This is a predicted structure of a 72-nucleotide RNA (transfer RNA) from Candidatus Kaiserbacteria bacterium RIFCSPLOWO2_01_FULL_54_13. It matches the Rfam family "tRNA". The family's RNA type in Rfam is transfer RNA. The prediction has a mean pLDDT of 83. It was read from a public genome assembly.
């Protein structure tokens, strides 16, 4: 430099146009003398940034940033 693929909760991912979600950590309760297992419970997100389309965009377009993998 060209090409392709990912960026989404603290971690690891799902969500392919119509209220963003599990799994695991963490915080609470109950359970225990206490811990640990286990159940329950409630918190946590400007969906990498910016514009564009749509009546409506995490989802499509462009651009820009970082990570990755091929070519050169």
């Nucleotide at each position: 430099g060209c090409g392709c693929g990912c960026u989404u909760a603290g971690c690891u991912c799902a969500g392919u146009g119509g209220u963003a979600g599990a799994g695991c950590a963490a915080c609470g309760c109950u359970u225990u003398u206490a811990c640990a297992c286990a159940g329950c419970g409630a918190a946590g997100g400007u969906c990498g940034g910016g514009g564009g389309u749509u009546c409506g965009a995490a989802u499509c377009c462009c651009u820009c940033a970082g990570c990755g993998c091929g070519c050169a």